Background
A computed fold for a 537-nucleotide part of an RNA from an uncultured bacterium, annotated as small-subunit ribosomal RNA, 5' domain. The coordinates come from a structure-prediction model, not an experiment, and the mean pLDDT is 87. The full RNA is in RNAcentral, with records from Greengenes.
[in-house]
Context: one part of a larger RNA
RNA sequence: GGAUGAACGCUAGCGACAGGCCUAACACAUGCAAGUCGAGGGGCAGCGGGGAGCGAAGCUUGCUUUGCUCCGCCGGCGACCGGCGCACGGGUGAGUAACGCGUAUGCAACCUGCCCGUUUCAGCGGGAUAACCCGGAGAAAUCCGGCCUAAUACCGCAUGUGGCCGAGGGAAGGCAUCUUCUUUCGGCCAAAGGAGGCGACUCCGGAGACGGAUGGGCAUGCGUGACAUUAGCUUGUUGGCGGGGUAACGGCCCACCAAGGCGACGAUGUCUAGGGGUUCUGAGAGGAAGGUCCCCCACACUGGUACUGAGACACGGACCAGACUCCUACGGGAGGCAGCAGUGAGGAAUAUUGGUCAAUGGGCGAGAGCCUGAACCAGCCAAGUCGCGUGAAGGAUGACGGCCCUACGGGUUGUAAACUUCUUUUGUCAGGGAGCAAUUGGGUCCACGUGUGGGCUUAGCGAGAGUACCUGAAGAAAAAGCAUCGGCUAACUCCGUGCCAGCAGCCGCGGUAAUACGGAGGAUGCGAGCGUUAUCC
Numbered sequence: 001g002g003a004u005g006a007a008c009g010c011u012a013g014c015g016a017c018a019g020g021c022c023u024a025a026c027a028c029a030u031g032c033a034a035g036u037c038g039a040g041g042g043g044c045a046g047c048g049g050g051g052a053g054c055g056a057a058g059c060u061u062g063c064u065u066u067g068c069u070c071c072g073c074c075g076g077c078g079a080c081c082g083g084c085g086c087a088c089g090g091g092u093g094a095g096u097a098a099c100g101c102g103u104a105u106g107c108a109a110c111c112u113g114c115c116c117g118u119u120u121c122a123g124c125g126g127g128a129u130a131a132c133c134c135g136g137a138g139a140a141a142u143c144c145g146g147c148c149u150a151a152u153a154c155c156g157c158a159u160g161u162g163g164c165c166g167a168g169g170g171a172a173g174g175c176a177u178c179u180u181c182u183u184u185c186g187g188c189c190a191a192a193g194g195a196g197g198c199g200a201c202u203c204c205g206g207a208g209a210c211g212g213a214u215g216g217g218c219a220u221g222c223g224u225g226a227c228a229u230u231a232g233c234u235u236g237u238u239g240g241c242g243g244g245g246u247a248a249c250g251g252c253c254c255a256c257c258a259a260g261g262c263g264a265c266g267a268u269g270u271c272u273a274g275g276g277g278u279u280c281u282g283a284g285a286g287g288a289a290g291g292u293c294c295c296c297c298a299c300a301c302u303g304g305u306a307c308u309g310a311g312a313c314a315c316g317g318a319c320c321a322g323a324c325u326c327c328u329a330c331g332g333g334a335g336g337c338a339g340c341a342g343u344g345a346g347g348a349a350u351a352u353u354g355g356u357c358a359a360u361g362g363g364c365g366a367g368a369g370c371c372u373g374a375a376c377c378a379g380c381c382a383a384g385u386c387g388c389g390u391g392a393a394g395g396a397u398g399a400c401g402g403c404c405c406u407a408c409g410g411g412u413u414g415u416a417a418a419c420u421u422c423u424u425u426u427g428u429c430a431g432g433g434a435g436c437a438a439u440u441g442g443g444u445c446c447a448c449g450u451g452u453g454g455g456c457u458u459a460g461c462g463a464g465a466g467u468a469c470c471u472g473a474a475g476a477a478a479a480a481g482c483a484u485c486g487g488c489u490a491a492c493u494c495c496g497u498g499c500c501a502g503c504a505g506c507c508g509c510g511g512u513a514a515u516a517c518g519g520a521g522g523a524u525g526c527g528a529g530c531g532u533u534a535u536c537c
Stems, first nucleotide, its partner, number of pairs: 001537004006533005013388005019381002021346001026344003030341003035084003040081002043077002047075003050071010091299003100224008110216002115212007123157004133146005162189012193204004225271003232262003237259004242254003274296004278289004301322005324335004352378001354377003360374001361372004391422004401413005426478001428473005436464001441458008481526005486507003492521005502509002
């Protein structure tokens, strides 16, 4: 000198863009953060409509209003069964010195829901169960028993384009174990319906197989901290045969056999640490850092375990153990903010218990749509970067006042002020007022690859926000500080103090003329900031 997720002191006008618990992975009140589908199903608690019955009031004597009961008939729908999602998105960096990450390869050792392409199918049956109803236990959480019922829930049989397994035959290829194709026989394996339409049919789904895409899994070479004041470490340890397990290879696990394996090219141990893209600095080489954003990893009160599922050993799922907090009728239960806000604590220190799904994206749905503290916005904070302003031109008897001196005078503050003319950015007030909006849905037409794309038309849809921006009005009006002035280092005098009080980054100032302390005047530097402290180069 540069830099910072900074803090502290003094000061403070506006905007844009970015940023904001670095400490206790400490404990958490409260609200919200993952639902959706009635076009899978049985139903009908609640709401609306319709119908039936009974009653009341008004009367126009068959209508209106209204009360009760009944009917799932319709729109819908709490709870329930079922499907998909909840493994994404969001947070944190505790652990981890490791194939964790980075980079480059391999898988003749693997998986992949939704999506895309090709192809082949969907025949016939069965038994339950939740909700509901009845009854019971319990303070509660919740649980138990009985009866009924449905499905795209569950099960059986059939069919087998095919796939898998086993036993043979043939062919081709390679990279050790082998891989691929073809053929014969035997065994095993499927499926679900729904909506619209008078109908033809259309749409959404279902099952098998192959391929693609995407996402993952595994293995390997190289790179990736400190300490040798850590020198030896290892018994599933190292390898083999056989098995188990897995999507898959493998001591991953097991039985048996052998005695190996690693290490000064640093094993083992201890300490520290998430890694990278990147960021800061530097002419570079290098050094330091890993906050925000992106990729990967790990974790979800602590430890362990599996279940479901295409995918988890699962942040807002389950079980067990532990610590802690809460409820309790003392028998027993409930909980997990390192999601968004917010609270306490810790700390030098870090924000609102805000708005909206309008856009982008995600989940579900045929769609309308619903959900979304992801996201987009707004609020707070000079905590950063950038931009703008706090006026401009003229104005000398160089006014008054202050300060200094060689003091009837002069110097300086200083064109500074007053005064004249002008402007109005920002701010204030008034008026106008965006872009972000394109879709989706309905209707219709066209194209083809037949469910997609496009054209026209129509109904709507903006949180931010009456914001940005534009126009006008009044009015210099509402807007400057901070540090320094001995040398380094730009900037000097007076007074006070008298080795005192104090200053100080280093050298050093202060003991009666202090440009170094304190005040004043003046000056210098930077400027909505300026200094100090901390850390890095």